[in-house]
Context: one part of a larger RNA
RNA sequence: UGACGGGGACCCGCACAAGCGGUGGAGCAUGUGGUUUAAUUCGAAGCAACGCGAAGAACCUUACCAGGUCUUGACAUCCCCCUGGCCGUUCCGUAACUGGAAUUUUCCUUUUUGGACAGGGGAGACAGGUGGUGCAUGGUUGUCGUCAGCUCGUGUCGUGAGAUGUUGGGUUAAGUCCCGCAACGAGCGCAACCCUUGUCUUCAGUAGCCAGCACUCAGGGUGGGCACUCUGAAGAGACUGCCCGGGAUAACCGGGAGGAAGGUGGGGAUGACGUCAAAUCAUCAUGCCCCUUACGAUCUGGGCUACACACGUGCUACAAUGGCGGUAACAAAGGGAGGCAGCCCUGUGAAGGUGAGCAAACCCCAAAAAAGCCGUCUCAGUUCGGAUUGUAGUCUGCAACUCGACUACAUGAAGCCGGAAUCGCUAGUAAUCGCGAAUCAGAAUGUCGCGGUGAAUACGUUCCCGGGUCUUGUACA
Numbered sequence: 001u002g003a004c005g006g007g008g009a010c011c012c013g014c015a016c017a018a019g020c021g022g023u024g025g026a027g028c029a030u031g032u033g034g035u036u037u038a039a040u041u042c043g044a045a046g047c048a049a050c051g052c053g054a055a056g057a058a059c060c061u062u063a064c065c066a067g068g069u070c071u072u073g074a075c076a077u078c079c080c081c082c083u084g085g086c087c088g089u090u091c092c093g094u095a096a097c098u099g100g101a102a103u104u105u106u107c108c109u110u111u112u113u114g115g116a117c118a119g120g121g122g123a124g125a126c127a128g129g130u131g132g133u134g135c136a137u138g139g140u141u142g143u144c145g146u147c148a149g150c151u152c153g154u155g156u157c158g159u160g161a162g163a164u165g166u167u168g169g170g171u172u173a174a175g176u177c178c179c180g181c182a183a184c185g186a187g188c189g190c191a192a193c194c195c196u197u198g199u200c201u202u203c204a205g206u207a208g209c210c211a212g213c214a215c216u217c218a219g220g221g222u223g224g225g226c227a228c229u230c231u232g233a234a235g236a237g238a239c240u241g242c243c244c245g246g247g248a249u250a251a252c253c254g255g256g257a258g259g260a261a262g263g264u265g266g267g268g269a270u271g272a273c274g275u276c277a278a279a280u281c282a283u284c285a286u287g288c289c290c291c292u293u294a295c296g297a298u299c300u301g302g303g304c305u306a307c308a309c310a311c312g313u314g315c316u317a318c319a320a321u322g323g324c325g326g327u328a329a330c331a332a333a334g335g336g337a338g339g340c341a342g343c344c345c346u347g348u349g350a351a352g353g354u355g356a357g358c359a360a361a362c363c364c365c366a367a368a369a370a371a372g373c374c375g376u377c378u379c380a381g382u383u384c385g386g387a388u389u390g391u392a393g394u395c396u397g398c399a400a401c402u403c404g405a406c407u408a409c410a411u412g413a414a415g416c417c418g419g420a421a422u423c424g425c426u427a428g429u430a431a432u433c434g435c436g437a438a439u440c441a442g443a444a445u446g447u448c449g450c451g452g453u454g455a456a457u458a459c460g461u462u463c464c465c466g467g468g469u470c471u472u473g474u475a476c477a
Base pairs, nucleotide, nucleotide: 001477002476003474004473005472007471008470009469010468011467012466013465015461016460019425020424021423022422023421026316027315028314029313030312031311032310033309034307035306042053043052064302065301066300067299068298069297070296073126077125078124079122080121081120082119083118084117088103089102090101091100092099106116107115108114128291129290131289132288133287137285138284139280140279141278142276144274149188150187151186152185153184154183155164156163157162168179169178170177194268195267196266197265199236200235201234202233203232204231205230208226213223214222215221239262242256243255244254245253246252318418322377323376324375325374326373327372334365335364336363339358340357344353345352346351384415389410390409391408392407393406394405395404431453432452433451434450435449436448437447
């Protein structure tokens, strides 16, 4: 100087407390451990691994296993020889890849043993490796933590390591600001500048409006018009600016006015010096080591989907604030051409047929759901709950046996609110209700977004956890 303390002082955080809803019990989904297996590919491991890499394993993916094949190779550059191809079509053959046959078929030019391109053959230089080492590395990422810290120059003090500044008195979300001070300044962080949302103005009107007029099939459908809503560009607006009180007359704090918004208005992006030999050699790159008729390449089938069990994360419930049936409502944000697909017809339905419209403020996906109203059920393992199983189907796709999603009928399990323990959340939040997208042929209870309805509580900082500043002690460096 740090680090540590079941030392002290001060301060903060959904850290506790006060509340609301969960998890832990059930069924299922998903990940992991374990076990099994020919293989169940690999990685991730307290917080910070475990719906994680994976924004989507039937083949492919795929790295694993069994079997069949190839050896200058599936991919790149160079050399030599032969051919004129490649692509396409047809046939044979194989489990499939590899393979065999036929047909079709170049360009430029100095006309040559030329060049370009492509295919086949050959020789080696080489290719190739999701093989090892993240404790050799780059890059990227997590975490402490959006915590308020981390440093430097000059000066001064100290023999020196170092100190000072950065400590102190206040204050703040903040090393934020003020005052003081052997310090004076500065840098990386904080804040602001950026995006979005909330109000208004201007400009612009193929979505919106009957606001005022006319027509009307009563639908902004049409004429007409940009006033309003909206869309999207530019501005305005908030700065403790004003008032009162407190305070050192300062910084600032409390209250008020005006205002759509008030003291950082809400949200996002943004992550200092560093810590964990943290994670990743399987995104990629890369040193070294290793394989080279195999640890490379290719194909078929299987596996990653196994199942006595254990754990994590979720979904659905256990019902009456509910289930079921009927019936007038109201969104936002997205996507659409190998696509989204209306209306109509068929089907109980998944869906099928047809194909209008739309590269989309124009058409479509698209029904928002919870809510409201009417009816029924009357506390029961039930008209709760839907697992499991049987049968029959639909769709995608060469192909749904291993191993897809969905539909109809039948079946109708556990479960009556969950031990010890434990998690999230402070406002348009929790809870609850639907909608969309990426990935994607198909395949979400996951992920990322969107809006609808919409609470309770916070006395306070003794305690638990984590963090910051000052100080104290020294088993430690």
Predicted 3D model of a 477-nucleotide part of an RNA (small-subunit ribosomal RNA, 3' major domain) from an uncultured Lachnospiraceae bacterium. Its Rfam family is "Bacterial small subunit ribosomal RNA". Its family is annotated with structural constituent of ribosome and ribosome in the Gene Ontology.